[in-house]
Context: one part of a larger RNA
Molecule: small-subunit ribosomal RNA, central domain
Organism: metagenome
RNA sequence: CUGGGCUUAAAGGGUGCGUAGGCGGAACUGUAAGUGUCUUGUGAAAUCCCUCGGCUUAACCGAGGAAUGGCUCGGCAAACUGCAGUUCUUGAGGCAAGUAGGGGUGUGUGGAACUCUUGGUGGAGCGGUGGAAUGCGUAGAUAUCGAGAGGAACGCCGAAGGUGAAGACAGCACACUGGACUCGUACUGACGCUGAGGCACGAAAGCGUGGGGAGCAAACAGGAUUAGAUACCCUGGUAGUCCACGCCGUAAACGAUGUGCACUAGGUCGCGGAGGUUCUGACACCGUCGCGGUCGUAACAAAAGUGUUAAGUGCACCGCCUGGGGAGUACGGUCGCAAGGCUAAAACUC
Numbered sequence: 001c002u003g004g005g006c007u008u009a010a011a012g013g014g015u016g017c018g019u020a021g022g023c024g025g026a027a028c029u030g031u032a033a034g035u036g037u038c039u040u041g042u043g044a045a046a047u048c049c050c051u052c053g054g055c056u057u058a059a060c061c062g063a064g065g066a067a068u069g070g071c072u073c074g075g076c077a078a079a080c081u082g083c084a085g086u087u088c089u090u091g092a093g094g095c096a097a098g099u100a101g102g103g104g105u106g107u108g109u110g111g112a113a114c115u116c117u118u119g120g121u122g123g124a125g126c127g128g129u130g131g132a133a134u135g136c137g138u139a140g141a142u143a144u145c146g147a148g149a150g151g152a153a154c155g156c157c158g159a160a161g162g163u164g165a166a167g168a169c170a171g172c173a174c175a176c177u178g179g180a181c182u183c184g185u186a187c188u189g190a191c192g193c194u195g196a197g198g199c200a201c202g203a204a205a206g207c208g209u210g211g212g213g214a215g216c217a218a219a220c221a222g223g224a225u226u227a228g229a230u231a232c233c234c235u236g237g238u239a240g241u242c243c244a245c246g247c248c249g250u251a252a253a254c255g256a257u258g259u260g261c262a263c264u265a266g267g268u269c270g271c272g273g274a275g276g277u278u279c280u281g282a283c284a285c286c287g288u289c290g291c292g293g294u295c296g297u298a299a300c301a302a303a304a305g306u307g308u309u310a311a312g313u314g315c316a317c318c319g320c321c322u323g324g325g326g327a328g329u330a331c332g333g334u335c336g337c338a339a340g341g342c343u344a345a346a347a348c349u350c
Stems, first nucleotide, its partner, number of pairs: 003322004007304002012318001014201004021194003025088007033081002035077004041071002049065006091191001092188002094185002097182003103177007110154001114150008125136002162169002206247006215241002220236004258317006266295008275286003299306002323350003332343004
């Protein structure tokens, strides 16, 4: 001496549940596996170290001693870890009463807008652009009034707001259903944390089968623009977007910040609760629990910044990084209907 790191430099798994494993609250008793100490045997010789000696010295050689990780016999100790037992309540959970919510699934239903069909009015344009043209229109369009059909999305409320593990979630009503928070508690008694594999969920696009199709719109066609214009702009327009079931399993799946616990100034705003002060109550004020923001102290940081929602101070466990390119590629394996996903190099080169 016995790595350093992961917001932005390479690096947090997309998210959860959970197996093995790792780690684990308070008190007491026992045990003695780990641990400490003493001890038995072993630890060949040479080498290394110490003290002598032999070659004129040295190297070298000879003699004696010491040392030796480890393994092993037995004894002792019992603080810590383990194991066994008893007990506890603060961690975790349960129970009772309340509260808020676009949390999820299904069914039904509403209005605005849009497109189409049909009828009335009307009579030459409409549409579109920077300007135009393609396009639509006397077979009557655009505009306007009535009727009908259809699909998709839910204006205002709406927010720096809420819920969810994440993806995500918004008209209204009902049914079923998950979680959270507050307050109380006489219940259980460490039942906990993390989590390799595994399992489940997982935007959009895409795929399969069957439906649906208003608007929008990859591809495609046409009109413009331009030197060209396989674009940007315009007129059309098919997959798709929607529904059911089954796949896919990826994203700048982002807070580019893993999860849990403890500790470390405050100010301010919002959301949800319970309480106190006031004769009562609105309001206000005070402190309190949970969640979401913002500013900021110490501290940290290369800085930007972070700052009780840490990127501060610590502990536990998992994932990941190790110069750029080659390359998230090849090969192999595995999953997938396919598209492709996951795992994952090397030569060579700078």